[in-house]
RNA sequence: GAGCCGGCUGGGUGGUCGCGGUCAGGCGUGGCCCGGGGAACCGGUAUGCGACCUGGUCGAGGAAGGUCGGGACUCCGUAGGGCAGGGUGCUGGUUAACGGCCAGUCGGGGCGACCCGCAGGAAAGUGCCACAGAAAUCAAACCGCCGAUGGGCAGCGCCCCCGUUGCCACAGGUAAGGGUGAAACGGUGCGGUAAGAGCGCACCAGCGUCGGGGUGACCCGGCGGCUUGGUAAACCCCACCCGGAGCAAGGUCAAGCGUGGGACGGCCGGCCCGGCCGAUGUCCCCAGGUAGGCCGCUUAGAUGGAUGACCACCCAUCCGUGCCGGAGACGGCCCGGUGGACAGAAUCCCGCCUACAGGCCGGCUC
Numbered sequence: 001g002a003g004c005c006g007g008c009u010g011g012g013u014g015g016u017c018g019c020g021g022u023c024a025g026g027c028g029u030g031g032c033c034c035g036g037g038g039a040a041c042c043g044g045u046a047u048g049c050g051a052c053c054u055g056g057u058c059g060a061g062g063a064a065g066g067u068c069g070g071g072a073c074u075c076c077g078u079a080g081g082g083c084a085g086g087g088u089g090c091u092g093g094u095u096a097a098c099g100g101c102c103a104g105u106c107g108g109g110g111c112g113a114c115c116c117g118c119a120g121g122a123a124a125g126u127g128c129c130a131c132a133g134a135a136a137u138c139a140a141a142c143c144g145c146c147g148a149u150g151g152g153c154a155g156c157g158c159c160c161c162c163g164u165u166g167c168c169a170c171a172g173g174u175a176a177g178g179g180u181g182a183a184a185c186g187g188u189g190c191g192g193u194a195a196g197a198g199c200g201c202a203c204c205a206g207c208g209u210c211g212g213g214g215u216g217a218c219c220c221g222g223c224g225g226c227u228u229g230g231u232a233a234a235c236c237c238c239a240c241c242c243g244g245a246g247c248a249a250g251g252u253c254a255a256g257c258g259u260g261g262g263a264c265g266g267c268c269g270g271c272c273c274g275g276c277c278g279a280u281g282u283c284c285c286c287a288g289g290u291a292g293g294c295c296g297c298u299u300a301g302a303u304g305g306a307u308g309a310c311c312a313c314c315c316a317u318c319c320g321u322g323c324c325g326g327a328g329a330c331g332g333c334c335c336g337g338u339g340g341a342c343a344g345a346a347u348c349c350c351g352c353c354u355a356c357a358g359g360c361c362g363g364c365u366c
Base pairs, nucleotide, nucleotide: 001366002365003364004363005362006361007360008359009358011314012313013312014311015310016309017308019059020058021057022056023055024054025053026052027050028049029048030047033044034043035042036041061342065353066352068351069350070349071348072347073246074245075244076243085242086241087240088239089238090104091103092102093101094100105119106117107116108115109114120237121236125235126234127231128230129229142178143177144174145173146172149171150170151168152167153166154165155164156163157162186204187203188202189201190200191199205227207224208223209222210221211220212219213218250295251294252293253292256290259287260286261285262284263282264281265277266276267275268274315340318337319336320335322333323332324331325330
């Protein structure tokens, strides 16, 4: 000098005015009670209320935000199990719980500190793999290569048989090379062959198996037969988890109008029980529900939603004039001006994500 990781902070002090909660006092006022009075009423008072007065005290955030995940709490549902549906998905731990956090494994990136990863199974089955290409999972051959073997033609061995040499590319062999494609039936090399091919061998990748290490993901080593495309943010399979709605949840008190029930009336000879009928009267009692209040609700705790405004000084930032130092980049000082990001609780808590001017601290790498 260039970077990586983690943590903290998010203007300060004072004054004036204002807002909300709460406490104390005052003032006003309602009711109970006490005292007085024939009564109206008067006086006192534990206490309640008040939008009034005075004083004390407390009053937003690291994200209060998005409402994404989980929980507490509340109501409804629920014997148990399964299906369907949804979610999660390397391993171990942690947590009340989570898709969070911690540590590790594997893969990828970086010289490195370190960062990133919706990271189970493709050998259970099904589907799909555009275009191009011969061929996209089951085999196949466009250009090539070969033509050993079989065949044809020609030469030679005098002729046939036969042998040999050459040619053809007919049968056939091949998958090295070219070409297509995101991907071509393990890769590289040597041998081998007519040409080739795991056909043989060595190494590498992968698979299986054995041994060792690890709680585990996985790692290390030996051996084996030589080999098996990709895709599960396609169906699916496997493992684990999941009842629904949410504080406008919900609980409680409860007016007016209306509704329902009871009581009051008559009949069944009298009485009790029971039944039937009538009136929609009395407004006596009860019930559920509505408006509304309170609780839920919090050492901020609203429900027209408070937590603020102004001034002075200081600090960070930036701008300008001047001075000083310096080769320069730049740094320091005086004066004047500017002026502090993202953003504001609403039942509470644990996380995640997103936004954020500037400043401070620690560790590490090249």

The prediction has a mean pLDDT of 75. Bacterial RNase P class A from a soil metagenome, 366 nucleotides, folded computationally. Rfam family: Bacterial RNase P class A. The family's RNA type in Rfam is ribozyme. RNAcentral holds the sequence, with entries from MGnify.